[in-house]
Molecule: c-di-AMP riboswitch aptamer (ydaO/yuaA leader)
Organism: Paenibacillus agricola
RNA sequence: UCUAUGAAUACGCUUAAUUUCCAACUGAAAUAGUUGGAUAGCGGGGGAACCAGUUAAUUGGGGCGAGUCAUUCUCUUGCAGAAUGUAGGGUACCAUCUUUACCCGAGUCCGUCAGCUAACCUCGUCAGCAGUAGAUGGGUCUG
Repeated sequence: UCUAUGAAUACGCUUAAUUUCCAACUGAAAUAGUUGGAUAGCGGGGGAACCAGUUAAUUGGGGCGAGUCAUUCUCUUGCAGAAUGUAGGGUACCAUCUUUACCCGAGUCCGUCAGCUAACCUCGUCAGCAGUAGAUGGGUCUG
């Protein structure tokens, strides 16, 4: 100096998923942890008029989410498994561009029912992570 692996580190990343406060319990204590509640912020659903749509109505339908769709193979022939791609999505100060590299392309909920939708009503605030490069422009910090 280069490559690979592991550990640590939370300036940070995906996501709506963050801030502050109160009470109780645990603890020797803590700016600690757990539980319950409230506040602010962020996000989702339902819900008029007008508009849109309409012969639909089990071939059920609809929501959250980037997470759709296609082809092929296998067998136990199914709302099955696997492979290859793909609409789309993400990548470390910010924005834009670039097949420049890598990765994702899931899952789940409602329950026969919902277009948009002011007022209004209602719900969530989890979980998981160690890391492309270049150009243009704009910033921050350090020397």